A computed fold for a 337-nucleotide RNA from a soil metagenome, annotated as Bacterial RNase P class A. Of the family's consensus pairs, 97% are formed in the model.
Parts: sequence; C1' cells; structure tokens
RNA sequence: AGUGCGCCGGGCGAUCGCUGCGCUUAAAUGCGGAGAGGAAAGUCCGGGCUCCACAGGGCAGGGUGGCCGCUAACGACGGCGCGGAGCGAUCCGCGGAAAGUGGCACAGAAAACAGACCGCCCGAAAGGGUAAGGGUGAAAUGGCGGGGUAAGAGCCCACCGGCGCGCGGGCGACCGCGCGCGCACGCCAAACCCCACCUGGAGCAAGGCCAAAUAGGAGGGUGAGCGGCCCGCUCAUAAUCCCUCGGGUUCGGCCGCACGAGCCGAUGAGCAAUCGUCGGCCCAGAGGAAUGAUCGCCGCCCUUAACUGGGAACAGAACCCGGCUUACAGGCGCACU
Repeated sequence: AGUGCGCCGGGCGAUCGCUGCGCUUAAAUGCGGAGAGGAAAGUCCGGGCUCCACAGGGCAGGGUGGCCGCUAACGACGGCGCGGAGCGAUCCGCGGAAAGUGGCACAGAAAACAGACCGCCCGAAAGGGUAAGGGUGAAAUGGCGGGGUAAGAGCCCACCGGCGCGCGGGCGACCGCGCGCGCACGCCAAACCCCACCUGGAGCAAGGCCAAAUAGGAGGGUGAGCGGCCCGCUCAUAAUCCCUCGGGUUCGGCCGCACGAGCCGAUGAGCAAUCGUCGGCCCAGAGGAAUGAUCGCCGCCCUUAACUGGGAACAGAACCCGGCUUACAGGCGCACU
C1' cells in the first nucleotide's frame, strides 16, 4: 500500500419514572428481580407453527441451475472443478446456441441459408478470381508461422485451439495421455424455448378454548366440492336437505406467546460449512403505546495556556427461527499479499 475474516457500538454509581413477572398486602401496599439490535429495518429467499384444500392422471404457472457436501430448509454456507481479472493475497462468472423460432442499436461492404467498399491479382475492356491487408463495431466466419500461388485461401504442413473415438484417474464437475478429422460450431436463453430437479393456498387480524345470553331470522336452490384449468370422480337430491348473509352480549376473558433448529464454556470428528459429547444458564414481551430522564466519576474524539469549551453514528422488538440485502460516528483484533 492492499486482500480476506471476526468483534465492539461507552463503563460504574445515585435519584426519579415506565412495562411485565414473583412473593406480599385491606390496597400498586411493600419488597425483589428483568426489560431492544447488530442490524430489532427492507420483507428479498427458506423453514417451524396454524387454518383451508387435497382419490388419480394430464396441462399450465412459479422457482432453481458447474459438481459434491452441509442443513429443518434455502437462491444461504463450505470445499472442489472450469473460465476470466490481478505481480499477488484474492475477486468475479457458471445447464443447453450442432432441436426449433427470434433478435443483434450505431457504425460498417457485410451481423451470418449469405455477401465484397477500398485493396491485391488476371484481363485491352467487359468481366472474373481473392478474403491475406485496410477500415467499422460490443462482436467479422479458428490463431500464428512456413510452404504454396497470378494474387490468395486449411489449398498443404508444424504448433496451439476445436470436434470425434479409445484408454487411464476422480463419487462427481472434470483432468491426463494416445489416435483420428482441415475444421463443420459468431453472439444473445435476465428472448421464447429445451433439459434436470423442486413446487397447493393464505397467514398470529393464522387459529383455538371458556362463560353468559338472545334469535331460530333474511335471501336462494339441481345444486355443492376438487382454491388456475381440463378429464374424471365424489356428495346430497324436494325440504326434517343444501348454500349464502346477518344483528346483539362485545372494547368479554384466556390460550397461541417465548425453553428455543436457545445462549455460554470446555472438548471430540471433519480441510471447512457443520455435527456430536459434557458442564453451566434462563434471557423483553404488550393495547399500536413500556424499555426513559437527570446528575456525578472514569474512558474515547476534537479544541484550549487550562476539567476551557464541545461531541459520540445507524436505528428501535410485536408469532418464532436460519440467511441475504441495505443503513451505521468512531474503534479493536487475527490471518495473508
């Protein structure tokens, strides 16, 4: 000078408040103890939980996309493979463009069943040959060198690249070696599409329980269900059946609701993500509303002659958890180049 990770987000004390919890009291009466974050945020993925739906088959829709792991699951994470960038630590990308359809601005002769502006060559010209060189572009029909030729060209040859086959290695992506083929395949799939795999919908205002009490109502009926569609299937069947819609008690109470894929420490397996064993801990939770304020001391930063004056970010739980992304004053640690 950089690269990749991890962490902190002022500390202690006093006083006065606020919200839950436990004990207590005639009584918020008193006492004790707890009380935001690394992102609580965006709601972009994934799961738990809950209700609804679900015989079966097909189509459609959505998602993912190198390989192997890890996981409750994932588009996260780890390791590996290939390609690209970088001196390097490291970073970025990833199915198929030889199934089909389509697109490729501007510039350029031409953006791909082809074609030829300048140039070069043959020719008197007309015309023909050529794709080396020039020029355009994000991208130009394998590259480079030699031979060859009128000039040229895989036309021929070596090397590189490509394709096919075989052998070997690897769980695999893929790699190595050998042989063959002058070469057929421009780019775009975050264009349609194809292939493989995954995928029901809605969400804690999900949903459940309890008590008391009223009414027995209104509208409709060959319909109801399969929550995107079809096939198909199932149910009821003329009122004692089925569907839809209320009003009130009602601002009812309780649960869901915080012991969990939990946190801390030690240790074992594994390159790692991660998994296991042992010990310890209990850690916010409601009404949308609480989680604060003041003072003192210390620490940090700026400033001053001076404890002289000032400053300290982003933000804030609402069912929970794993990720990702975004915001963030200032600071610390580790590894590597």
The RNAcentral record of the sequence draws on MGnify. Model confidence (mean pLDDT): 76 of 100. It matches the Rfam family "Bacterial RNase P class A". The family's RNA type in Rfam is ribozyme.